[in-house]
């Protein structure tokens, strides 16, 4: 980078510094100077490993994550916290 594969409606700050941006693309729609993004700190959380030991715990060690469903969009369906596709994200896995 590209394949397999699981899992995206739970959760998580009245901190610091920063200083205008930010929410994957486009269109919407929202968030922000009652302070955005990045960095620290903090917190969440069982993928993967490790420990205990079991329908499981446990944030020790790798990731991740911390506004709104993945913020909405596409087909079905009367509608559903419905089934299904694209498209991205994150874990894990072999080339």
């Nucleotide at each position: 980078u590209a394949c397999c594969u699981a899992u995206c409606c739970a959760g998580a700050g009245u901190g610091g510094c920063g200083g205008a941006g930010g929410g994957a693309a486009a269109g919407g729609c929202c968030c922000g100077a009652u302070g955005a993004a990045a960095c620290c700190c903090g917190g969440c959380a069982a993928c993967c490993a490790g420990c205990a030991g079991u329908u499981u715990g446990u944030a020790u060690g790798g990731u991740g994550c911390c506004a709104a469903u993945a913020c909405c969009u596409u087909c079905a369906g009367a509608a559903a916290u419905u089934g299904a596709a694209a498209u991205g994200a994150u874990g894990g896995g072999g080339a």